[in-house]
A computed fold for a 116-nucleotide RNA from Lusitaniella coriacea LEGE 07157, annotated as Guanidine-I riboswitch aptamer. The prediction has a mean pLDDT of 81.
RNA sequence: AAUAGUGGUUUCUAGGGUUCCGAUUUAAAGGAUUAACCUUUAAAUGUCUGGUCCGAGAGAAACAAGUUGACCUAGUUUUCUAGGCAACUACACGGCGGGAAAAAAGCCCGGGAGGU
Numbered sequence: 001a002a003u004a005g006u007g008g009u010u011u012c013u014a015g016g017g018u019u020c021c022g023a024u025u026u027a028a029a030g031g032a033u034u035a036a037c038c039u040u041u042a043a044a045u046g047u048c049u050g051g052u053c054c055g056a057g058a059g060a061a062a063c064a065a066g067u068u069g070a071c072c073u074a075g076u077u078u079u080c081u082a083g084g085c086a087a088c089u090a091c092a093c094g095g096c097g098g099g100a101a102a103a104a105a106g107c108c109c110g111g112g113a114g115g116u
Stems, first nucleotide, its partner, number of pairs: 008063005015054002020051002022048001023045009065089005071084005091111001093114001097109003
């Protein structure tokens, strides 16, 4: 200096917005019958706690996978193969900008650019 791997999946959380549901407000119609209240429709609101939904490389758990073993079982290609059991799987500061058929985000570009 170059190459390869360490960086897998699922569930959940931090977080996110507004398709759908719910909630609130306004208007119309009807019920009830002073008003208030209830039902339906339409519109608006996420600076509406919520349900659905999206969701972490640097968050959690589980599973898988990999490496090692002078250990156990079976096979027979004999120090090889398969399974079991056990251990290990490190570190990680990070934009701007862009993308998404709801929209936004710690999602993706991206363990990027950059920095140490």